[in-house]
The RNA shown here (transfer RNA) has 82 nucleotides and comes from an Actinomycetota bacterium. Its Rfam family is "tRNA". Rfam classes the family as a transfer RNA.
RNA sequence: GCCCAGGUGGUGGAACAGGCAGACACGCUCGGCUUAAACCCGAGUGACUUCGGUCGUACGGGUUCAAGUCCCGUCCUGGGCA
Numbered sequence: 001g002c003c004c005a006g007g008u009g010g011u012g013g014a015a016c017a018g019g020c021a022g023a024c025a026c027g028c029u030c031g032g033c034u035u036a037a038a039c040c041c042g043a044g045u046g047a048c049u050u051c052g053g054u055c056g057u058a059c060g061g062g063u064u065c066a067a068g069u070c071c072c073g074u075c076c077u078g079g080g081c082a
Base pairs, nucleotide, nucleotide: 001081002080003079004078005077006076007075010026011025012024019065027045028044029043030042031041032040046055047054048053058074059073060072061071062070
């Protein structure tokens, strides 16, 4: 330099034909259980907010009524070739 795969909450990881983003698990917070804890069970858990909403899938554009998903460019990670 060329080719391929990937980048999503605090972490792993879904959403495979474009249609409620974050299912599920872990972690964390609160509560229950316990003499106290662990285990277990229940609830909550992206950001901002004037509480009405607004924003958020590496970054910047484009297509579309609608984009994590499709197109273009850039950055980063892994693999292959030279």